Predicted 3D model of a 71-nucleotide RNA (transfer RNA) from a Candidatus Azambacteria bacterium. Its mean pLDDT, the model's own confidence on a scale to 100, is 81. The RNAcentral record of the sequence draws on ENA. RNAcentral records the identical sequence in 2 taxa. Its Rfam family is "tRNA". By type it is a transfer RNA. The source organism's lineage runs through Bacteria, Bacteria candidate phyla and Candidatus Azamiibacteriota.

[in-house]
């Protein structure tokens, strides 16, 4: 320099245009004499900008970061 891929909660990972879930974590409560553990409730998210659309995490374009291949 060229090509391809990925970007979603503190972490990991789903969601192929219409209320963004799950697990771990964290907080509170209950069970236990306490811890561990279990159960219940809660917590918190779409990389940035623009476009298309009635409606975008999803489709298109640009940017940024990371990964892979080639030179």
């Nucleotide at each position: 320099c060229g090509g391809g891929g990925u970007g979603u909660a503190g972490u990991a990972u789903a969601u192929c245009g219409g209320c963004a879930g799950u697990a771990c974590g964290c907080a509170u409560g209950c069970a236990u004499g306490g811890g561990g553990u279990g159960c219940a409730u809660g917590u918190a998210g779409g990389c940035c900008g623009a476009g298309u659309u009635c409606g975008a995490u999803u489709c298109u374009c640009g940017g940024c970061a990371c990964c892979c291949c080639g030179a």